The RNA shown here (c-di-GMP-I riboswitch aptamer) has 87 nucleotides and comes from Gracilibacillus lacisalsi DSM 19029. The coordinates come from a structure-prediction model, not an experiment, and the mean pLDDT is 87. The model forms 90% of the base pairs in the Rfam consensus. It was read from a public genome assembly, where an Rfam model found it.
RNA sequence: CUUCGAUAAUGGCAAACUUAUUGAAAAGUGAGGACGCAAAGCCUAUGGGUCUAAGGUCUCGAUGACUAUGAUAGCCGGGUUACCGAA
Repeated sequence: CUUCGAUAAUGGCAAACUUAUUGAAAAGUGAGGACGCAAAGCCUAUGGGUCUAAGGUCUCGAUGACUAUGAUAGCCGGGUUACCGAA
């Protein structure tokens, strides 16, 4: 330097759920909490996917359809930096 995560160590993050709060919602944030994560560190939502539908459009009247300018990076991918160990 490259590849990998068998073993071991130091540590890190924190799903569901509960609670407070923001939001139309999806969801975000704080606290508690650990399902998991070897990049679940950072950037990318104009790479693809997924969720929501306030507003708007259509139907013409409902508990409807469509729509992102809303959201998700813990869905996949891409970029970038890094601890320990092994080859």